[in-house]
RNA sequence: UUUUUAUCGCGAGAAACGGAGGGACUGGCCCAAUGAUGUUUCGGCAGCGGACGAUUGAUUCGUACUGUGCCAAAUCCAGCAAGCGAAAGCUUGAGAGAUAAGAA
Numbered sequence: 001u002u003u004u005u006a007u008c009g010c011g012a013g014a015a016a017c018g019g020a021g022g023g024a025c026u027g028g029c030c031c032a033a034u035g036a037u038g039u040u041u042c043g044g045c046a047g048c049g050g051a052c053g054a055u056u057g058a059u060u061c062g063u064a065c066u067g068u069g070c071c072a073a074a075u076c077c078a079g080c081a082a083g084c085g086a087a088a089g090c091u092u093g094a095g096a097g098a099u100a101a102g103a104a
Stems, first nucleotide, its partner, number of pairs: 001104008013042005021031003025079004043071003048067003051063004075096001080093005
């Protein structure tokens, strides 16, 4: 990098550095000199893989030790298709994206 499976309306921030864009892409809408995004430290959330414990017919549950992940807004909303609707828009599915685990 590609691919398979699972999940994505829950949850969780302080300090230091730094100084202009950031929220993947496009449109919208937001965040940002009252200092965002980012980096580091500490803290936290969660419970995907491992470990350990309990349990079952299958399994499931727990701990948070370990490997990841995450801590503005639903993946911030939409994007393509179908259905409904006078319209605004709503619903479902796909696609795209993110994360984990496996494979190439």

This is a predicted structure of a 104-nucleotide RNA (SAM riboswitch aptamer (S box leader)). The coordinates come from a structure-prediction model, not an experiment, and the mean pLDDT is 87.